[in-house]
Model confidence (mean pLDDT): 81 of 100. Transfer RNA from a Candidatus Woesearchaeota archaeon, 73 nucleotides, folded computationally. It matches the Rfam family "tRNA". The family's RNA type in Rfam is transfer RNA. The organism belongs to Candidatus Woesearchaeota, within Archaea.
C1' cells in the first nucleotide's frame, strides 16, 4: 500500500430510521441474615469513537478522519 470487519453504560453486548437507548455481570443504598456470602428490592452510571451531509426525524444511511482486529501485496 488495497480490502473487509468492528467502535453503544467500569466490563461482555442487544438494539426495523421513530415515544425516554437497554441487557446481564460490577458498583451503590435499602431489606433479609447473629456476621459474611447468596437472595429480594430500589439507584446510579452514557456527548452510541470524532467532525459533517441526507432526512420532518440517525446508535442506525451517506462520505471523511481516528482507533482495534482479520485477509491480500
Nucleotide at each position: 500500500g488495497c480490502u473487509c470487519c468492528u467502535g453503544u453504560a467500569g466490563c461482555u453486548c442487544a438494539g426495523c430510521g421513530g415515544c425516554u437507548a437497554g441487557a446481564g455481570c460490577g458498583c451503590a443504598u435499602g431489606g433479609c441474615u447473629g456476621u459474611u456470602a447468596a437472595c429480594c428490592a430500589u439507584g446510579a452510571g452514557g456527548u452510541c469513537g470524532c467532525c459533517g451531509g441526507u432526512u420532518c426525524g440517525a446508535g442506525c444511511c451517506c462520505g471523511g478522519c481516528c482507533a482495534g482486529g482479520g485477509g491480500c501485496g